[in-house]
Molecule: Bacterial RNase P class A
Organism: Lysobacterales bacterium CG17_big_fil_post_rev_8_21_14_2_50_64_11
This record gives sequence, structure tokens and C1' cells, in this order.
RNA sequence: GGAGUCGGCCGGGCAGUCGCGUCGUGCGUAGGCACGCCGAGGAAAGUCCGGGCUCCACAGGGCAAGGUGCCAGGUAACGCCUGGGCGGCGCAAGCCGACGGAAAGUGCAACAGAAAGCAAACCGCCAACCUUCGCUGCGCGUUUUCGCGUGCGGAGCGGUAAGGGUGAAAUGGUGCGGUAAGAGCGCACCGCGUGCGGGGCUAACGCCGCACGGCACGGCAAACCCCACCUGGAGCAAGGCCAAAUAGGGGCGCAAUGGUGUGGCCCGCACCGCGUCCGGGUAGGCUGCUGGAGUGCCGUGGCGACACGGCACCGAGAGGAAUGACUGCCCUUGACAGAACCCGGCUUACAGGCCGGCUCCGCAC
Repeated sequence: GGAGUCGGCCGGGCAGUCGCGUCGUGCGUAGGCACGCCGAGGAAAGUCCGGGCUCCACAGGGCAAGGUGCCAGGUAACGCCUGGGCGGCGCAAGCCGACGGAAAGUGCAACAGAAAGCAAACCGCCAACCUUCGCUGCGCGUUUUCGCGUGCGGAGCGGUAAGGGUGAAAUGGUGCGGUAAGAGCGCACCGCGUGCGGGGCUAACGCCGCACGGCACGGCAAACCCCACCUGGAGCAAGGCCAAAUAGGGGCGCAAUGGUGUGGCCCGCACCGCGUCCGGGUAGGCUGCUGGAGUGCCGUGGCGACACGGCACCGAGAGGAAUGACUGCCCUUGACAGAACCCGGCUUACAGGCCGGCUCCGCAC
């Protein structure tokens, strides 16, 4: 200097004017006016996980349903984060992974292929063994036909899983031996499995060592399933408080002894009036509402996530919903986007810029 990788941060600035909203103060009978302070984000977004808070439900246990899924730790909790293991990618820094169980059971595997779970044999390879045919083959037995043995070639019955071919996947790999040809058939090394010991946060884990086993147990569980763990429901329009008018409800008292209904009639029973008190609910108002699992710096412990301690800091909180515009100057000409109970994450969007760690390559000293 170039290429890459990981992490952190900013995301127009200054001044003036006008406008919008809450709040405070003052003025006004009131509608309102004046002044002053303050007024979006790293994602306020998606609403995908986890919690706080609130109300409802709930003895305990089980079933079902849903979720999570290598191990250890962090945390209020998590499907998040940190560290580690294993697998994959990359020269490397580093990145990615639903990564428990297939010797409990059920199931699936299109097309191709001989064969896809029972193992199987299309091409090829073999001719040791068995059957058979041919060669006026060769040798022997007799005089030929013939018989016996043997050689070569072919077919059948077979052997084989090395090689070819199909497939995402074909029952370990390489080499030597072995064989008719072959094959863990035998052996060495690698791989695999089991056991023991060591290492490793008592872990995951062939990371290391030893012994044993020729190898048994192919793949798929984001197929059913099995195992372990987790999960009650609804959400601030939650919920709490105050509380008109009108209508309706309940208690008590009063008046009249009436009216209506029931019934053939009487009694009885129910309803109808006025006054007063009570409680529920609606409109409306208040609250919940923003200082909290908070942020920064320092110290201590820890590889780290994080925890503990000290000091300092914090100025949206509306309720149909405010946070904008113009002018001037400057620069690198300014992206994605807009709070609605709060918090921890994840994911997604984002013009441009700044800082730092690390890796690889080239050059110079």
C1' cells in the first nucleotide's frame, strides 16, 4: 500500500423568525391570550420470543395439546447471550449449523437401476468341482466300431462382489498375501464399535493412551414416535376511584280502604300513588403514566456473558393524538424511519461517515 474479517460510534451543524403540544406562572366571566421550560429512535418498525404489572381461574397429580432440544454457565426470564465440544466452509482472521434417540415399534425413499432393507446379480470376471457337446486332438487297452485317461474350445448348473453401469444413498478404505476368479478370507495401517484409564468447569467430547472385536448397527425423527425439560387464560380498550340526566331496582314511612287482575262470588294474593334513603351501571372526569431488572465512569471478581461496590447523571407521557416550516451561513448536501403501559432480546430497513482489534498478500528498511 492492497484485499478481507470482527467490534464500537455518529447519522447534518450553528443562528434567527413563525407554527404545534403537555406543563408552570400571570391575565380574562368565558372562548382564550401572553411569557417561560421541555418535546422521538437506533431501530420508536415487525409484534416473533421472554418477563414485569393488572384482572380472572387454580389443593395435588395425571392425560391431551403446544414448544424447546450438543454441554456448561449468565439472566427476572427466554427460542437470547457467553464460553466450550462436534460437523461444514475459508490459506487465515473468522463465519455457519433444529446438533437428543434409528441394536422399542410403525412408516418413507420419486426417477434411474439387477437390486433400496429381504439383500441382490444387468454387463463383466472364473472354469477348480459337476453335467453335456465338439475337435478324424494326444496317450493307453484290444483287430476297427468302442472303452479309460488327458488337453483345447463351447453350453448348462454354478462361483464372485474386485471392475463397469444406476442413484442423494449400494453393506468400510489403501496395500500385501491369498484364490479358478474373488471376497475381512488372512495380515498391516487408517476408519468404526465396545470397555478401562487420563484430560476436560464432576459436562459435551476418539482430545490422549491401553485392551478387545473382522465389522455387527445403511439413510430419513423440520415422518409418526421415544426420551428430557418448559407452558393456566386475557391484556393498559388490563385494572382502580369519583360520578350527572333519564329509565329501572331495593328498604322505610304515609295516604286511601280506592282501582286493575285472578275468581261464579267473598276472603286472600299480586300490581298501581306520594315522600325519603340506599346501592349498581351509562355519559363524563380522575388514575394507572413513566426514576427504571435505568445510563455513564471507576474499582473488585470472572477467559467471558455477567455480578457486586462507589460516584455522577436522568427534563415525551399525549388521549383523535404535538414534535414542523422558512431564511442566512458552513460542510462531506444529510439514509431508514415516527413514541401510545414498561423492560430484556431477536429479526427486518438504513445515504454517508468516523474509530479500533485481527488476518492474508506485496513492497521498503